Transfer RNA from a Gammaproteobacteria bacterium, 72 nucleotides, folded computationally. NCBI's taxonomy places the organism under Bacteria, Pseudomonadati, Pseudomonadota, Gammaproteobacteria. Its Rfam family is "tRNA". Rfam classes the family as a transfer RNA. Its mean pLDDT, the model's own confidence on a scale to 100, is 84.

């Protein structure tokens, strides 16, 4: 310096152009003498970030920025 992979809800991941979902946790009610386990409900991400393209972008495209891995 070049290339490549990555940023999405407390955390750990999906979503190959059409209303962002799952696992965990969290809160709340049930169950129980209790507590855990289980049952149910529900809060919580304008998806790094700034433009383009498109009727319509997590997805395509271009800057940047942060994190990882190779290379020099």
């Nucleotide at each position: 310096u070049g290339c490549g992979a990555g940023g999405u809800a407390g955390a750990g991941u999906a979503a190959u152009g059409g209303u962002a979902a799952c696992u965990c946790g969290c809160u709340u009610g049930g169950c129980u003498c209790a507590u855990a386990a289980c049952c149910a409900a529900g809060a919580g991400a304008u998806u790094g970030u700034g433009g383009g393209u498109u009727c319509a972008a997590c997805c395509c495209c271009c800057g940047c920025c942060c994190u990882c891995g190779c290379u020099a």